A computed fold for a 116-nucleotide RNA from Glycomyces xiaoerkulensis, annotated as Glycine riboswitch aptamer.
Lineage of the source: Bacteria > Actinomycetota > Glycomycetales > Glycomycetaceae > Glycomyces.
Its mean pLDDT, the model's own confidence on a scale to 100, is 80.
């Protein structure tokens, strides 16, 4: 001094599976309508359609690519034990319209040791 692997960050791409069911909450056309008064109005409180909001509680179903758990081959022979990968597997966690997240990939910036 260059610069892999590796680490961090920005940008881009990125699958799957219920916009499920029930209960409750808020808003809500409108209905009833206290008090008051100029007797026609005003309008507290209550009820509450359609729909929306929030994602609260409970239930069943499902997905797997944040994270997490499990294991094969394997070492001179036998047994036990340890180690032992994943886009495999389990679904604890997470997720099942949008948003967000998302293993992994691309590219750029920074760091960085081996090697030369």
């Nucleotide at each position: 001094g260059a610069a892999a692997a590796c680490c961090g960050g920005a940008c881009g791409g990125g699958a799957g599976a219920g916009a499920c069911c029930g209960c409750a909450g808020c808003c809500g056309g409108g209905c009833u309508g206290a008090c008051g008064c100029u007797c026609g109005c005003c309008g507290a409180a209550g009820c509450g359609c359609a729909g929306g909001c929030a994602c609260g509680c409970g239930g069943c179903a499902c997905c797997g690519a944040a994270g997490g758990g499990g294991c094969a081959a394997g070492u001179c022979c036998c047994u036990c034990u340890c180690c032992g990968a994943a886009g495999c597997u389990c679904u604890c966690a997470g997720g099942u319209a949008c948003c967000a997240g998302g293993a992994c990939c691309g590219c750029c910036c920074g760091g960085a040791u081996a090697u030369g």